The RNA shown here (c-di-GMP-I riboswitch aptamer) has 75 nucleotides and comes from a Pseudomonadota bacterium.
């Protein structure tokens, strides 16, 4: 490099529940908080599942598959 993923090392995110905003709502988004996470980084392409002023708009990447990048280096 590509695969893979430790009783590694150095770090990284942050569920649910408070709480400040948004929003019709699912839901986002600031603090606080940790249930987890080896892509729980990023993209809505498939499929799902929600949601709505519902022949269509939206959400959900921490459902699931896939694309694109990624620290570290045991077996």
């Nucleotide at each position: 490099u590509u695969c893979c993923g430790a009783c590694a090392a150095a770090g990284g995110c942050a569920a649910a529940c408070c709480u400040g905003g948004g929003g019709c709502g699912a839901c986002c988004u600031g603090g606080g908080g940790a249930c987890g996470c080896a892509a729980a980084g990023u993209c809505a392409c498939g499929g799902g599942c929600c949601u709505c002023a519902c022949u269509g708009a939206g959400g959900u990447a921490g459902c699931c598959g896939g694309g694109c990048u990624a620290c570290c280096g045991a077996a």